[in-house]
RNA sequence: GCAGAGUAGGUUUGCGUGCGUUAAGUGUCUGCUGAACAGGGAGUUGUCAGCGGGACGAAAAGAACGGACAGCUUUUCCGGAAAUGGAGAGGCGGAGCCGUAUCUUGCGGUACGCAGGCCGCAUCCCGCUGC
Numbered sequence: 001g002c003a004g005a006g007u008a009g010g011u012u013u014g015c016g017u018g019c020g021u022u023a024a025g026u027g028u029c030u031g032c033u034g035a036a037c038a039g040g041g042a043g044u045u046g047u048c049a050g051c052g053g054g055a056c057g058a059a060a061a062g063a064a065c066g067g068a069c070a071g072c073u074u075u076u077c078c079g080g081a082a083a084u085g086g087a088g089a090g091g092c093g094g095a096g097c098c099g100u101a102u103c104u105u106g107c108g109g110u111a112c113g114c115a116g117g118c119c120g121c122a123u124c125c126c127g128c129u130g131c
Base pairs, nucleotide, nucleotide: 001131002130003129004128009119010118011117012116013115014114015113016112017111018110019108020107021106028054029053030052031051032050033049034048035047039126040125041124042123060105061104062103063102064100065099066098067097071092072091073090074089075088076087077086078085
């Protein structure tokens, strides 16, 4: 001098367990504070985290269970000669209606864990391996 290795982390796929679906979370803009960035040092206008603020914004369906009502029915009491009538209690109750995140399937630029793939010091100095 040339070539190369390796971190934190990021991203993606699969699996698992959750959360939300009554809208939190994610994403986005902004302010403040802080942290990390290969073996050592420095380190950004880049990255990440916490807190505050702004704008935007969504996919539910089925089952089960419960409830109200129509209707059907049993029974008690009142009255009655009887039929009819009045009051109360119980049972059944398809579809439809209302409710409950209990179950299933979805949905969410959803959280965490495990495994695999990919990317990977902004940059500067020194170091490491090979030539």
The RNA shown here (THF (Tetrahydrofolate) riboswitch aptamer) has 131 nucleotides and comes from a chicken gut metagenome.
Model confidence (mean pLDDT): 76 of 100.